[in-house]
Context: one part of a larger RNA
RNA sequence: CGUUGGAGUUUUGAGGGAAUCUGUCCCUAGUACGAGAGGACCGGGACGGACGCGCCUCUGGUGUACCAGUUGUCCUGCCAAGGGCAUUGCUGGGUAGCUAUUGCGCGGAAGGGAUAAACGCUGAAAGCAUCUAAGCGUGAAGCCUAUCCCGAGAUGAGAACUCCCUCUUCGAGCAAUCGAGGAGAUGACCUCCAGAAGACUACUGGUUUGAUAGGCUGGGUGUGGAAGCGCAGUAAUGCGUGGAGCUUACCAGUACUAAUCGGUCAUGUGA
Numbered sequence: 001c002g003u004u005g006g007a008g009u010u011u012u013g014a015g016g017g018a019a020u021c022u023g024u025c026c027c028u029a030g031u032a033c034g035a036g037a038g039g040a041c042c043g044g045g046a047c048g049g050a051c052g053c054g055c056c057u058c059u060g061g062u063g064u065a066c067c068a069g070u071u072g073u074c075c076u077g078c079c080a081a082g083g084g085c086a087u088u089g090c091u092g093g094g095u096a097g098c099u100a101u102u103g104c105g106c107g108g109a110a111g112g113g114a115u116a117a118a119c120g121c122u123g124a125a126a127g128c129a130u131c132u133a134a135g136c137g138u139g140a141a142g143c144c145u146a147u148c149c150c151g152a153g154a155u156g157a158g159a160a161c162u163c164c165c166u167c168u169u170c171g172a173g174c175a176a177u178c179g180a181g182g183a184g185a186u187g188a189c190c191u192c193c194a195g196a197a198g199a200c201u202a203c204u205g206g207u208u209u210g211a212u213a214g215g216c217u218g219g220g221u222g223u224g225g226a227a228g229c230g231c232a233g234u235a236a237u238g239c240g241u242g243g244a245g246c247u248u249a250c251c252a253g254u255a256c257u258a259a260u261c262g263g264u265c266a267u268g269u270g271a
Stems, first nucleotide, its partner, number of pairs: 001153001005164007015150004021049007033038001051107005059100004066093005071086006111145003118138004165270001166183007187265004192206004212258003215254005222246002228241005
């Protein structure tokens, strides 16, 4: 821009894409078969491999915004307690997120239709025979479906439901109406606060009639026993107060802060 008034929500599915794998064991049954050795079809069940999709409860990884230990040195006057630098100084752990066949869940199925090879029924040409010539069946991981995803720019542009089209000024006209403006219904967008959305854009949530983000409070989680004080010890240190103190991205609550104030656009009942 189109889809022939505009808008919101939900859809149909032309068409396109993805997937399509396979093993072992058990039962049927030591049955059918076979002298025996051996050993099934059909049917049912269990557990795997590889591949694919998704996820983070668990097991782990990462986690330079969390906690602790520790070395050297400088600083906060000193002690104590802290801070800076040294690859995050080094080390031990670790929330959220992200992530692994190193973790978890799920998938291939089942069914229908038309067939291939093949196997048949009826059956003549050719009094017989013959699956074929007319006619009718069975039959594959393959084909069309079926499963999952995209999908009306499917220009053949589809469908359903809902919402909106009002008021007003000036001029012309007898009037219907016409011309030029103003406001702005339904809605969309910008701006703004953000996001398990994201290169940008887009998408999603929110914008005071508000929990969108930050802060604060509570909880969770992690770390692992803070500082201060007391006690014991010459001291290093240990113990008590006390599962202490601190705690990022997690979960709630709470308008304290910021989403203020605002701006833009289309259109006028549609042969």
Molecule: large-subunit ribosomal RNA, domain VI
Organism: metagenome